[in-house]
Predicted 3D model of a 114-nucleotide RNA (SAM riboswitch aptamer (S box leader)) from Exobacillus caeni. The sequence was found by an Rfam model in a public genome assembly. It matches the Rfam family "SAM riboswitch aptamer (S box leader)". Rfam 15.1 lists 9,625 matches to the family in 4,158 species.
């Protein structure tokens, strides 16, 4: 850096250092000297992991439950909303516009492969 699979409406601090930025990008809308980023500690979760039980033409895969010592991750707002396409309702002569739904794109994280 590319590809594959899964997940993304739950959860998590009134701590320390630090000093002005941050929420990926676009357009919005927000957070921030009543202290941003980053680092440390604490915490959350359970993808990998471990254990137990079970299912299946069974070197294995899958399901359920439990655990949190290990590898990651996360710890304002649904991935904060949005971007492309289709649809529903309302409005309008129609277009526009508003709200909602479905799918997709993009992104994030994990595991695996190149």
């Nucleotide at each position: 850096u590319u590809c594959u699979u899964a997940u993304c409406c739950a959860g998590a601090g009134c701590g320390g250092u630090g000093g002005a930025g941050g929420g990926a990008c676009u357009g919005g809308c927000c957070c921030g000297a009543u202290g941003a980023a980053a680092c440390c500690c604490g915490g959350c979760a359970a993808c990998c992991a471990u254990u137990a039980a079970g299912u299946c033409a069974u070197u294995g895969a899958c399901u359920u439950a439990a655990u949190a010592a290990g590898g990651u991750g996360c710890u304002a707002a649904u991935u904060c909303c949005u971007g492309c396409a289709g649809g529903a309702u309302g409005u309008u002569c129609g277009a526009u516009c508003a709200u909602c739904c479905u799918g997709g794109u993009a992104g994030a994280u994990a595991a695996g492969a190149g």